[in-house]
Large-subunit ribosomal RNA, domain VI from a Candidatus Methanomethylicaceae archaeon, 276 nucleotides, folded computationally. Its Rfam family is "Archaeal large subunit ribosomal RNA". Its family is annotated with structural constituent of ribosome and ribosome in the Gene Ontology. The full RNA is in RNAcentral, with records from ENA. The source organism's lineage runs through Archaea, Thermoproteota, Methanosuratincolia, Candidatus Methanomethylicales and Candidatus Methanomethylicaceae.
Context: one part of a larger RNA
RNA sequence: UGUUGGUCGCCUGAGGGGAAGGUGCGCCCAGUACGAGAGGAACGGCGCACCGCGGCCUCUAGUUUACCGGUUGUCCGGUAGGGCAUCGCCGGGCAGCCACGCCGCAAGGGUUAACCGCUGAAAGCAUCUAAGCGGGAAACCCUCCCCGAAACCAGGCGGCCAUUCCGCCUUAAAGGCGGACGAAGGCUCCCAUAGAACAUGGGGUUGAUGGGACGGGGGUGUAAGCACCAAGGCUUCGGCCAAGGUGUUCAGCCCGCCGUUCCCAAUCGCCUGAGG
Numbered sequence: 001u002g003u004u005g006g007u008c009g010c011c012u013g014a015g016g017g018g019a020a021g022g023u024g025c026g027c028c029c030a031g032u033a034c035g036a037g038a039g040g041a042a043c044g045g046c047g048c049a050c051c052g053c054g055g056c057c058u059c060u061a062g063u064u065u066a067c068c069g070g071u072u073g074u075c076c077g078g079u080a081g082g083g084c085a086u087c088g089c090c091g092g093g094c095a096g097c098c099a100c101g102c103c104g105c106a107a108g109g110g111u112u113a114a115c116c117g118c119u120g121a122a123a124g125c126a127u128c129u130a131a132g133c134g135g136g137a138a139a140c141c142c143u144c145c146c147c148g149a150a151a152c153c154a155g156g157c158g159g160c161c162a163u164u165c166c167g168c169c170u171u172a173a174a175g176g177c178g179g180a181c182g183a184a185g186g187c188u189c190c191c192a193u194a195g196a197a198c199a200u201g202g203g204g205u206u207g208a209u210g211g212g213a214c215g216g217g218g219g220u221g222u223a224a225g226c227a228c229c230a231a232g233g234c235u236u237c238g239g240c241c242a243a244g245g246u247g248u249u250c251a252g253c254c255c256g257c258c259g260u261u262c263c264c265a266a267u268c269g270c271c272u273g274a275g276g
Stems, first nucleotide, its partner, number of pairs: 005161007015147004021051008034039001052105005060099001062097002067092005072085005094256001108142003115135004164180006181275001184272004189203004209265003212261005217255004225248005232241003
């Protein structure tokens, strides 16, 4: 821009795409059919594994320079608490992301190929074919997943707003210009189940959208201060210093999770827009 007023939502599905997958083993059938014996099936059914493809994070594992703890050297420091050293090193670790983890990738229907047939003439026979009919593959078309009205035969259904009003100029008019009304959309702002930009999705005070606070859940592993105990060291024998331990303390610190709460920030606004 088009789809013959505009706009929003839900569909249909022409058409397109897809690993819609592959292989093996075990059991039943069955020690059956078959075979003198030795040996030894199939049709059909059940189960499992591997490869490949797609999805997911409950479990398991990895990562986790968010986080918590231990500890070495050095520096600041009275302690506490910190800086640097690959995150200094080490022990753990939620969410997220992931595989080594989990789930799915059946079954069925239809049309056929080679081929196998039925009936059957031309050609009194024969013949699957000439008319007619039946079967038949991992192939083809459906069934499954994704895209998909730009599918120009431009589709369907539903909601909403319109199909007007005012002024001026031409008046030939349902003409031109400007304004009002106006569904809806966009900008702007706060964001994330989304994300390179854009887009998508949510929210904007008639509000729990993000931050904060609080609660829950979770990670680490029991903070600091104080009290008591205390190996050991010093002593003028009066005591003093003291690593460390116990209690307070399932503590302290922290959280990309789940909620609650208008404390903070989404204030106020602007633009487009059909009207035949």